[in-house]
Record summary:
A computed fold for a 91-nucleotide RNA from a soil metagenome, annotated as c-di-GMP-I riboswitch aptamer. The coordinates come from a structure-prediction model, not an experiment, and the mean pLDDT is 85. The sequence is in RNAcentral, with records from MGnify.
RNA sequence: GACAAUGGCAAACCCGGUGAAAGCCGGCGACGCAAAGCUACGAGGCUAACGCCCUCUGUUGUUGCGGGGCCAUGCCAGUCGAGCCGCCGAA
Numbered sequence: 001g002a003c004a005a006u007g008g009c010a011a012a013c014c015c016g017g018u019g020a021a022a023g024c025c026g027g028c029g030a031c032g033c034a035a036a037g038c039u040a041c042g043a044g045g046c047u048a049a050c051g052c053c054c055u056c057u058g059u060u061g062u063u064g065c066g067g068g069g070c071c072a073u074g075c076c077a078g079u080c081g082a083g084c085c086g087c088c089g090a091a
Stems, first nucleotide, its partner, number of pairs: 001088001008033002014027005031078001037084003041081003044076003051070005
């Protein structure tokens, strides 16, 4: 980073699997991508299982179920930045 060339990747939907979920894997498919190759280092975002707290018929206490709130160690590299590797060679 070009009305170049060889190619590459594969969004959403749907199907199957996995997971609590976010998501991930495979198939189909192509929205797009000059790094839409790799890496959770920074920022940001997603989920909330476990855990903690609160709540649930007149009062008090305990417990179970249900409901609510908080929480990442889970996740997103096709959110941005950063690091590493990589094809071609016009302006």